[in-house]
RNA sequence: UAGCUCAGUUGGUAGAGCACAAGGUUCUUAAUCUUGAGGUCGAGGGAUCGAGUCCCAC
Numbered sequence: 001u002a003g004c005u006c007a008g009u010u011g012g013u014a015g016a017g018c019a020c021a022a023g024g025u026u027c028u029u030a031a032u033c034u035u036g037a038g039g040u041c042g043a044g045g046g047a048u049c050g051a052g053u054c055c056c057a058c
Base pairs, nucleotide, nucleotide: 003018004017005016006015012049020036021035022034023033024032042058044056045055046054
């Protein structure tokens, strides 16, 4: 760091739960199950082939 709460194992193309949307089941609601959308990580620089991860200043 997703609307909220938080992961991200020593740098390798960003995840979970809840919430939200759609659908299945149900006479309906609730509950439950499945699927989906949603963030380029406070903002700006630097080093590196490569940064959420290292360095600098706010």

The prediction has a mean pLDDT of 84. The RNA shown here (transfer RNA) has 58 nucleotides and comes from Hibiscus syriacus. The RNAcentral record of the sequence draws on Rfam. It matches the Rfam family "tRNA". Rfam classes the family as a transfer RNA.